Predicted 3D model of a 685-nucleotide part of an RNA (large-subunit ribosomal RNA, domain II) from a marine sediment metagenome. The prediction has a mean pLDDT of 82. It matches the Rfam family "Bacterial large subunit ribosomal RNA". Rfam links the family to the GO terms ribosome and structural constituent of ribosome.

[in-house]
Context: one part of a larger RNA
């Protein structure tokens, strides 16, 4: 992993509420128990007791009223009747209470054959070196100290085997081994290693201290027992078909992933001057968006007039003058605000009417849900950051299939009873992959831009379409040839300064066809090239300023393929087609209403519906097993495996083989009553 068995709302209760069924009814019921009577269920008696018919008050106590009060006031809670007993079914309570699951906690035993420390008592340590104290000689001394040379043979000394240990790789890691194996590697006369007896026990021992150890178990062993501990947490919970559907909010919680109230679903019941939605119409309230401030509050730019105030001058002091400083208050002109308003919408709301819809509200059982999500929009927060928080409106997904968007919960389109090789349309397609236009009309783009997320400042004779304006056959724009002089080297400054470092300005005047006291290179300073202006020559349209369409740069990037250049790209406008579970055609199932016929199930017709998770409600189907009642069966029961058919579905009939004895229909009834999931149990492969 698979398969096959078995595996999760279950039963008790004088116990509570609700709904149906039945019985009796101001009542209504009888427990244990006796009696009878068929052999297991009846009947009868049995009025103890229970519930209701009256409540209010703490209570005395009063009473259709009573308590509270000084009250006859007012308010609380009663009063205008319907129970009650028995069965089913819905929830709830106690109980293990729908199943599995804790780490733990209590009590009461077992354990130091491992290991930890200890006590008795015993054993064990190959060889090799090092050479302390000590002692003798001999040297030295006044005698010591002290030297040397021998002897000794110390040591938690040395190498180093057996022992103990377990440093480092590697292998081993379903191992040879639930801790080993080879290589290496500490100690190896010791605080040494070891054999056998024996202590010390769980909040307890032992610990050269690691929370180490304490029988492959230790931040508190290990066995039973309390015990099916509890478990707001996980994870599981079994057959079908119809109806109708949530919620992720508000308060409040030792509360935040759990509950309790309400709110939103559902199934009953119920009556209301129709209360509910939607449109229009009238009539309100309200201070948001916007708007605006010499309307206020506050906050502001410039300017102007002008108190104070600073700062300079003046002065013995008092006046007084000045200011390119700072500024209230007026005035001009601008212009800001969630806690700013002279103003002030749009939708919303509320109220009255009328039309349309078919709700809405109250009681009463059953709930789920109280993690939300995204997308637009008004807005807080934040960085006008977030697939961020956080509040308001919509929508959607959650619980929604189909169809576009390549693929892709929410985006667009559109809500799937069910068949069907009909048809029309939606969002978006219509050259081929691929249904459907290589339509159509005029345009634009040259960047493969675009079709394929979005991008800016400046800069740019990229091209098209508009507005306004100059110059032009009296010759324009560019181009080519000439010329561009003279007082003058203007004057001043300076080493020079001559058009051209720099100041100054009556930048003047002449000669001209035209030429500045000179644009610009250039030179130490001149020179030199040049413009500006000016005639020729050319032979027709050349410049500005300015909206606007498409492009370039600015700006990496990864292909939907094939293409596509007069588009299969962009604009605009047009007609046609494809295209969805929409919407229509046809048949056909249900549900609710609503009419009609039957009125017992129900038949016809017509309207409206019939996506679906928590969930709530309504109808079935199998399976065991019992009553009853009918049947089938060696001329072949149940099982088993193959086939045909009926039923929306759960499932049912009929048969062929196998198989070799039980087995089914109807009506009711009782459940050990339905498996694909719980790291489900147990067996099998």
């Nucleotide at each position: 992993g698979c398969c096959u068995a078995c595996g999760a709302g279950u039963u008790a209760c004088u116990c509570c509420u609700c709904a149906c069924u039945a019985g009796c009814a101001a009542g209504g019921u009888u427990a244990a128990g006796u009696c009878c009577u068929u052999c297991a269920g009846g009947g009868a008696c049995g009025c103890a007791g229970c519930c209701g018919a009256a409540g209010c008050g703490a209570a005395a106590g009063c009473g259709a009223g009573u308590c509270u009060g000084a009250a006859u006031a007012g308010g609380g809670c009663g009063u205008a009747u319907a129970g009650u007993u028995a069965g089913u079914g819905g929830g709830g309570g106690u109980a293990g209470a729908c199943g599995c699951g804790a780490a733990a906690c209590u009590u009461g035993g077992u354990g130091a054959u491992c290991u930890a420390c200890c006590c008795a008592u015993g054993g064990c340590c190959a060889g090799g070196u090092u050479g302390a104290a000590g002692u003798a000689c001999c040297g030295g001394u006044a005698a010591a100290a002290c030297g040397g040379u021998a002897u000794g043979g110390a040591g938690g000394a040395c190498c180093g085997a057996a022992c103990c240990a377990g440093u480092a790789c590697a292998c081993g890691u379903u191992g040879a081994a639930a801790a080993g194996u080879g290589u290496u590697u500490g100690g190896a006369u010791g605080a040494g290693c070891u054999g056998u007896g024996g202590g010390u026990a769980g909040g307890g021992g032992u610990g050269a201290a690691a929370g180490g150890c304490c029988a492959a178990u230790c931040a508190a062993a290990c066995c039973a027992a309390g015990a099916a501990a509890u478990a707001g947490c996980u994870c599981g919970u079994a057959c079908u078909c119809c109806c109708c559907g949530a919620a992720a909010u508000g308060c409040a919680u030792u509360u935040a992933g759990g509950u309790g109230c309400a709110g939103c679903c559902u199934c009953g019941u119920g009556g209301u001057u129709u209360a509910g939605u939607g449109u229009u119409g009238u009539a309100g309230a309200g201070g948001u968006a916007g708007a605006g401030c010499u309307a206020c509050u506050g906050a502001u730019a410039a300017g102007g007039c002008u108190a104070g105030a600073g700062g300079g001058c003046u002065u013995c002091a008092c006046c007084g003058c000045c200011u390119a400083u700072c500024a209230a208050c007026c005035c001009u002109u601008g212009a800001c605000a969630a806690a700013c308003u002279c103003c002030g919408a749009a939708u919303g709301c509320u109220a009255c009417a009328a039309c349309a819809u078919a709700u809405a509200c109250a009681c009463g059982g059953g709930a789920g849900u109280g993690a939300g999500g995204c997308g637009u929009u008004g807005g807080g927060u934040g960085c006008u950051a977030a697939g961020g928080u956080c509040c308001g409106g919509c929508g959607c997904c959650a619980a929604a299939a189909g169809g576009g968007a390549a693929a892709c919960a929410a985006c667009c389109c559109a809500g799937a009873c069910c068949a069907u090789c009909a048809g029309c349309u939606a969002a978006g397609g219509u050259c081929c992959c691929u249904a459907a236009a290589u339509a159509u009309a005029u345009g634009c783009u040259a960047a493969g831009u675009u079709g394929u997320g979005u991008u800016a400042a400046c800069g740019u004779a990229g091209u098209g379409c508009g507005a306004c304006u100059g110059c032009u056959u009296a010759g324009a724009c560019a181009g080519c040839u000439a010329g561009g002089a003279u007082g003058u080297u203007g004057g001043c400054u300076u080493g020079g300064a001559a058009g051209c470092a720099g100041c100054c300005a009556u930048u003047c005047a002449u000669u001209u066809a035209a030429a500045g006291a000179g644009u610009g290179c250039g030179u130490a300073a001149c020179a030199g090239c040049u413009c500006a202006c000016u005639a020729g020559u050319c032979g027709a349209g050349c410049g500005g300023u300015u909206g606007u369409g498409c492009g370039a740069u600015g700006a990496u990037a990864a292909u939907c393929g094939g293409g596509c250049a007069u588009a299969a790209g962009c604009a605009u406008a047009u007609u046609a087609c494809c295209g969805a579970a929409g919407c229509u055609a046809u048949g056909g199932a249900u549900u609710u209403c609503u009419a009609a016929c039957a009125u017992u199930a129900g038949u016809u017709a017509g309207a409206a519906g019939u996506g679906g998770u928590a969930g709530g409600g309504g109808a079935g189907c199998a399976u065991u097993c019992c009553a009853g009642u009918u049947g089938c069966u060696u001329u072949g029961a149940a099982g088993a495996u193959g086939g045909a058919u009926c039923g929306u579905a759960a499932g049912g009939u009929c048969u062929g083989u196998u198989g070799g004895a039980g087995c089914g229909g109807c009506u009711g009834g009782a459940a050990a009553a339905g498996a694909a999931a719980a790291u489900g149990u147990a067996g099998g492969c």